[in-house]
Predicted 3D model of a 108-nucleotide RNA (SAM riboswitch aptamer (S box leader)). Of the family's consensus pairs, 97% are formed in the model. The prediction has a mean pLDDT of 84. The sequence was found by an Rfam model in a public genome assembly. Rfam family: SAM riboswitch aptamer (S box leader). Gene Ontology term of the family: regulation of gene expression. Rfam's curators write: The SAM riboswitch is found upstream of a number of genes which code for proteins involved in methionine or cysteine biosynthesis in Gram-positive bacteria.
RNA sequence: AACUUAUCCAGAGAAGUGGAGGGAAUUGGCCCGAUGAAUCUUCAGCAACAGGUUCUGUGUAUGAACACUGUGCUAAAUCCAACAAGUAUUUCACUUGAAAGAUAAGUU
Numbered sequence: 001a002a003c004u005u006a007u008c009c010a011g012a013g014a015a016g017u018g019g020a021g022g023g024a025a026u027u028g029g030c031c032c033g034a035u036g037a038a039u040c041u042u043c044a045g046c047a048a049c050a051g052g053u054u055c056u057g058u059g060u061a062u063g064a065a066c067a068c069u070g071u072g073c074u075a076a077a078u079c080c081a082a083c084a085a086g087u088a089u090u091u092c093a094c095u096u097g098a099a100a101g102a103u104a105a106g107u108u
Base pairs, nucleotide, nucleotide: 001108002107003106004105005104006103007102008101013043014042015041016040021032022031023030026082027081028080029079044074045073046072049070050069051068052066053065054064055063078100083097084096085095086094087093
């Protein structure tokens, strides 16, 4: 990097650094930001994907707990929409799916 599988309306921020951007990309919205963005560092926290431990259980699976290890995450649903189908309707809205993306695990 590609592919496969699972999840994505829950949850969880302070300090320092830095100095104007940020919310993945494009378009359109809507937001965050000099009461300090991105970045980096420290500490803290959330979650429970994989490993681990314990319990349950025994079909060797399932489930539960812990949060030790590897990641991840800590504004807003992946911030919303875009494509397709449907409901409603002629303005708007809603539902489902796809696509794209993110994270984890595995394979090449």